Overview: Transfer RNA from Salpingoeca rosetta, 74 nucleotides, folded computationally. Model confidence (mean pLDDT): 80 of 100. Its Rfam family is "tRNA". Rfam classes the family as a transfer RNA. Lineage of the source: Eukaryota > Opisthokonta > Craspedida > Salpingoecidae > Salpingoeca. RNAcentral holds the sequence, with entries from ENA and Rfam.
[in-house]
RNA sequence: GCUCCAUUGGCGCAGUUGGUUAGCGCGUGAGUCUAAUAAACUCAAGGUCAUCAGUUCGAGCCUGGUAUGGAGCA
Numbered sequence: 001g002c003u004c005c006a007u008u009g010g011c012g013c014a015g016u017u018g019g020u021u022a023g024c025g026c027g028u029g030a031g032u033c034u035a036a037u038a039a040a041c042u043c044a045a046g047g048u049c050a051u052c053a054g055u056u057c058g059a060g061c062c063u064g065g066u067a068u069g070g071a072g073c074a
Base pairs, nucleotide, nucleotide: 001073002072003071004070005069006068007067010026011025012024013023019057028044029043030042031041032040050066051065052064053063054062
């Protein structure tokens, strides 16, 4: 330098053929329970879906650029 893959709450990941409220597990906070802790159960907070554009009536999803990380080739 070229090709490919990934980027979604603090962490790990889903998200099907573009349309419904962006969910799951762990973690965090509060509560119930307990003598107390843990476990279990209930509730809550936390996301501009990496970023900038484009397409579209409508984009986490399609297209292009950029950034970061990874793999391969030279």